[in-house]
Context: one part of a larger RNA
RNA sequence: UGACGGGGACCCGCACAAGCGGUGGAGCAUGUGGUUUAAUUCGACGCAACGCGAGGAACCUUACCAGAUCUUGACAUCCUACGAACAUGUAUGAGGAUACAUGGUGCCUUCGGGAACGUAGAGACAGGUGGUGCAUGGCUGUCGACAGCUCGUGUCGUGAGAUGUUGGGUUAAGUCCCGCAACGAGCGCAACCCUUAUCGUUAGUUACCAUCAUUAAGUUGGGGACUCUAGCGAGACUGCCUGCGAAGAGCAGGAGGAAGGUGGGGAUGACGUCAAGUCAUCAUGCCCCUUAUGAUCUGGGCUACACACGUGCUACAAUGGGCAGUACAAAGAGGAGCGAGAUAGUGAUAUGGAGCGAAUCUUGAAAGCUGUUCUAAGUUCGGAUUGAAGUCUGCAACUCGACUUCAUGAAGUUGGAAUCGCUAGUAAUCGCAAAUCAGCAAUGUUGCGGUGAAUACGUUCUCGGGUCU
Numbered sequence: 001u002g003a004c005g006g007g008g009a010c011c012c013g014c015a016c017a018a019g020c021g022g023u024g025g026a027g028c029a030u031g032u033g034g035u036u037u038a039a040u041u042c043g044a045c046g047c048a049a050c051g052c053g054a055g056g057a058a059c060c061u062u063a064c065c066a067g068a069u070c071u072u073g074a075c076a077u078c079c080u081a082c083g084a085a086c087a088u089g090u091a092u093g094a095g096g097a098u099a100c101a102u103g104g105u106g107c108c109u110u111c112g113g114g115a116a117c118g119u120a121g122a123g124a125c126a127g128g129u130g131g132u133g134c135a136u137g138g139c140u141g142u143c144g145a146c147a148g149c150u151c152g153u154g155u156c157g158u159g160a161g162a163u164g165u166u167g168g169g170u171u172a173a174g175u176c177c178c179g180c181a182a183c184g185a186g187c188g189c190a191a192c193c194c195u196u197a198u199c200g201u202u203a204g205u206u207a208c209c210a211u212c213a214u215u216a217a218g219u220u221g222g223g224g225a226c227u228c229u230a231g232c233g234a235g236a237c238u239g240c241c242u243g244c245g246a247a248g249a250g251c252a253g254g255a256g257g258a259a260g261g262u263g264g265g266g267a268u269g270a271c272g273u274c275a276a277g278u279c280a281u282c283a284u285g286c287c288c289c290u291u292a293u294g295a296u297c298u299g300g301g302c303u304a305c306a307c308a309c310g311u312g313c314u315a316c317a318a319u320g321g322g323c324a325g326u327a328c329a330a331a332g333a334g335g336a337g338c339g340a341g342a343u344a345g346u347g348a349u350a351u352g353g354a355g356c357g358a359a360u361c362u363u364g365a366a367a368g369c370u371g372u373u374c375u376a377a378g379u380u381c382g383g384a385u386u387g388a389a390g391u392c393u394g395c396a397a398c399u400c401g402a403c404u405u406c407a408u409g410a411a412g413u414u415g416g417a418a419u420c421g422c423u424a425g426u427a428a429u430c431g432c433a434a435a436u437c438a439g440c441a442a443u444g445u446u447g448c449g450g451u452g453a454a455u456a457c458g459u460u461c462u463c464g465g466g467u468c469u
Base pairs, nucleotide, nucleotide: 007469008468009467010466011465012464013463015459016458019422020421021420022419023418026314027313028312029311030310031309032308033307034305035304042053043052064300065299066298067297068296069295070294073125077124078123079121080120081119082118083117086103087102088101089100090099091098092097107114108113127289128288130287131286132285136283137282138278139277140276141274143272148187149186150185151184152183153182154163155162156161167178168177169176193266194265195264196263198234199233200232201231202230203229204228208223209222212221213220237260240254241253242252243251244250316415320374321373322372323371324370325369326368332363333362334361337356338355342351343350344349381412386407387406388405389404390403391402392401428451429450430449431448432447433446434445
């Protein structure tokens, strides 16, 4: 000077408290440990590993295992020889591949040859998801959206260092005010950026429809008002009023206003900490392999299963389940694509194909509301599991896909100790879309809107953080 204390003072945070809903019990999904295995590839391990890398493991992916193969190699540059490239067929084979036959003779040219590609050969070399994240770059997590971290000059101290940055107020904030041997400055805070909430203006197509016609229908003529779209601007600044305060910073209340004191949300993450994570995104030092630790292929594995844990989904029902009718979104995606109406099928779906590279076409929102039924039961709750028959994708659904129909109908009657999330359009609840993607193990993730609460006395205690001592 720091760090630490079951030392002190002050302050803050869904930290506790006050509430609402969960997890922990059940079934299933998924990740991990363990065990097993020829292999169950590798990494991640308190918070900050465990629906994590993986935004999608049937083959491929794939790094693992078994077997079959190759050795200048699957990939790059250089040299020599031959042949254009390439296409087709036959035979063998699980395939990679091997052998043979046929077709083909192109482009540029100084007619020597050259470019691209293939085969063979020699070596320089290639190759490695092999090791080391404790040799590294880059990127990332975390403390933490916490309010801190420093510098120049001056001053003080023999010096390490101190001062400034402490103190009195105040703030979300080292935010601002006052004081002060300090005076200034930088990185952070805030603001500038995006979005959302209000209004004006400009512009009206594919969006809109008040007035006038028209139609089954904003369908068409028409309109530029409204909605909406997307450019530009306005608006919020403690600006105004009252009180408190030191005539300060500011605080409390009020007016006006769509919005009030950072309006809501996002992007943005200081100096540093954890030898934190990543050599398997990539790059890279050193070490190691080089007829193999490289490369090709077929099949298998990553999907195993006495068990344990994490994260989720569905339930245990009447604020509900079934059936019928009926209403209202936002944000997205679409050409090897989205696919309407129609027809067939109980259905998944099939046939066929209008329209649309899309404010134009495609994509029935569901909870809700109305009516009816069930009447407290392991049930008309719940849907696991299993049998049968199918649909679709794809060379191919046995290991190991999703979906449909019929049948089957398990556990489960609200969950011990313990533990998690959330302060408002939030929790809870309801559906919709997208990325990845042939298909899909998505109940995941990332977005979008619909309905829409309760509670906060307070800071004694638990946890974490900040300032002074």
Molecule: small-subunit ribosomal RNA, 3' major domain
Organism: uncultured bacterium